This is a predicted structure of a 328-nucleotide part of an RNA (large-subunit ribosomal RNA, domain IV) from Rhodoplanes tepidamans. It matches the Rfam family "Bacterial large subunit ribosomal RNA". Its family is annotated with ribosome and structural constituent of ribosome in the Gene Ontology.
Context: one part of a larger RNA
RNA sequence: CUAUGCUGAAGGAACUCGGCAAUCUGCCUCCGUAACUUCGGGAUAAGGAGGCCUCCACGUUGGGCAACCAGCGCGGAGGGGCACAGACCAGGGGGUGGCGACUGUUUAGCAAAAACACAGGGCUCUGCGAACUCGCAAGAGGACGUAUAGGGCCUGACGCCUGCCCGGUGCCGGAAGGUUAAGAGGAGGGGUGCAAGCCUCGAAUCGAAGCCCCGGUAAACGGCGGCCGUAACUAUAACGGUCCUAAGGUAGCGAAAUUCCUUGUCGGGUAAGUUCCGACCUGCACGAAUGGCGUAACGACUUCCCCGCUGUCUCCAGCAUAGGCUCA
Numbered sequence: 001c002u003a004u005g006c007u008g009a010a011g012g013a014a015c016u017c018g019g020c021a022a023u024c025u026g027c028c029u030c031c032g033u034a035a036c037u038u039c040g041g042g043a044u045a046a047g048g049a050g051g052c053c054u055c056c057a058c059g060u061u062g063g064g065c066a067a068c069c070a071g072c073g074c075g076g077a078g079g080g081g082c083a084c085a086g087a088c089c090a091g092g093g094g095g096u097g098g099c100g101a102c103u104g105u106u107u108a109g110c111a112a113a114a115a116c117a118c119a120g121g122g123c124u125c126u127g128c129g130a131a132c133u134c135g136c137a138a139g140a141g142g143a144c145g146u147a148u149a150g151g152g153c154c155u156g157a158c159g160c161c162u163g164c165c166c167g168g169u170g171c172c173g174g175a176a177g178g179u180u181a182a183g184a185g186g187a188g189g190g191g192u193g194c195a196a197g198c199c200u201c202g203a204a205u206c207g208a209a210g211c212c213c214c215g216g217u218a219a220a221c222g223g224c225g226g227c228c229g230u231a232a233c234u235a236u237a238a239c240g241g242u243c244c245u246a247a248g249g250u251a252g253c254g255a256a257a258u259u260c261c262u263u264g265u266c267g268g269g270u271a272a273g274u275u276c277c278g279a280c281c282u283g284c285a286c287g288a289a290u291g292g293c294g295u296a297a298c299g300a301c302u303u304c305c306c307c308g309c310u311g312u313c314u315c316c317a318g319c320a321u322a323g324g325c326u327c328a
Base pairs, nucleotide, nucleotide: 001323002322003321004320005319006318007317008316010314011313014312019309027051028050029049030048031047036041038157052079053078054077055076056075058073059072060071061070062069063068080084092307093306094305095304097302098301099299100298104116105115120155121154122153123152124151125150126149132141133140134139158294159293160292161291163224164223165222168221169220170217171216172215173214174213177212178211179210183206184205188201189200190199191198192197225243226242227241228240229239252286253283264280265279266278267277268276
């Protein structure tokens, strides 16, 4: 010096990205426990008291004829120790946001998460030799199942809800019409031959699906405007005008895991707060199953605050063990 332990005056997070690490707490009995809540929970909430030994008295359970034996409980009086859940073992707590409902799952070897999954919801395909998947096929899975079943995709408990647009793309439907391949058709033309013929080119016309066309469909892919004016202070604009669009963003939320300007502004907390919480709305660039907004419980998730506690720190010191280093 390093590693692993132990202890520490006064202070007590001033450390630091961040209480990282290490303390504190810890068991049992009794008392006592808030908001909120899906009435289950939250709860070991929080917070407090007791716990060893001796003697006395009482109550009581089981066994026994009884003497008595084995326990449980309450009260009283005393005793010893630094310390009585005496070692070991053994939750720190509370408040507030975000995300995800939850228990689960995951990058074997840098990520455990707000990612995946999940019950629940929806759309869609599939009538059974099912759809779909594997295979050249036979065949197999689906399934010894049969629409309360099976496949695909999206969403993700629960509560309240889920607006407008079908112009584009996709999908579904459409006995008409347009286009149209092979093929059918054969007016007419060419080569050759004396000819019959053979060979060849070929216009009308008839020809599927597809596309065009006509409809439907957004919990299909997706999309959801601009400018100007206007109220008896000012400001603002319920109101009006105009252009464009398939339609111009409803509810709810909003400087947000989304806000560039931005440390927005106001309020709260601090002596002091780019973080945090509550508001405002000027949403650069939220928004409704690529779900919107809430939500008890849950979380080795994440933000901020408080109490307790501490060598994290002010500021380091000593001790123990092991290694290193120096000397012998």